Transfer RNA from a Planctomycetota bacterium, 73 nucleotides, folded computationally. The organism belongs to Planctomycetota, within Bacteria. Its Rfam family is "tRNA". By type it is a transfer RNA.
RNA sequence: GCCCCCGUCGUCUAGCGGCCUAGGAUCUCAGGUUCUCAUCCUGGAGACACGGGUUCGAGUCCCGUCGGGGGUA
Numbered sequence: 001g002c003c004c005c006c007g008u009c010g011u012c013u014a015g016c017g018g019c020c021u022a023g024g025a026u027c028u029c030a031g032g033u034u035c036u037c038a039u040c041c042u043g044g045a046g047a048c049a050c051g052g053g054u055u056c057g058a059g060u061c062c063c064g065u066c067g068g069g070g071g072u073a
Stems, first nucleotide, its partner, number of pairs: 001072007010026004018056001028044005049065005
């Protein structure tokens, strides 16, 4: 250089174009429980890499950029 795959809460991950106002686990915060801590229970906050395009409608399809991984000489 060329080819392939991936990019979603702090972390790990689910998500057949419309049931998505993006779900779960963990972390964290608040409250409850406890003499205190831990455990446990309830609740809150927290994300679609970026820019275009297609479509009535895009996290999902297409193109480009950026980043990561793999293959090839």